[in-house]
RNA sequence: GCCGGGAUAGCUCAGCUGGUAGAGCAGUGGUAUCGUAAACCAAAGAUCAUGGGUUCGAAUCCCAUUUUCGGCU
Numbered sequence: 001g002c003c004g005g006g007a008u009a010g011c012u013c014a015g016c017u018g019g020u021a022g023a024g025c026a027g028u029g030g031u032a033u034c035g036u037a038a039a040c041c042a043a044a045g046a047u048c049a050u051g052g053g054u055u056c057g058a059a060u061c062c063c064a065u066u067u068u069c070g071g072c073u
Stems, first nucleotide, its partner, number of pairs: 001072007010025004019056001028042004049065005
C1' cells in the first nucleotide's frame, strides 16, 4: 500500500429481508434467613464509533473518516 471482519448497556454478545433496541453477568431495590451468600421477584441502565446521504422511516442500505483484529505483497 491492497483486501476482509469488528465497534450496540459497566462487561460479554444477540438483533434474520429497513418499521417501538434485547439477553446473560455486574450494579440497585425487594422477598426469604438469627445473619451472610446462593436462590427468587422487580425496576433501572444505550442519542447503536463519528460525520454526511437515501427513505415516510436507518443499528440495518450507500459514501467518507476514526479505531481495532486478521490476511496479502
Transfer RNA from a bacterium, 73 nucleotides, folded computationally. The prediction has a mean pLDDT of 82. Rfam family: tRNA. Rfam links the family to the GO term triplet codon-amino acid adaptor activity. It is annotated as a transfer RNA.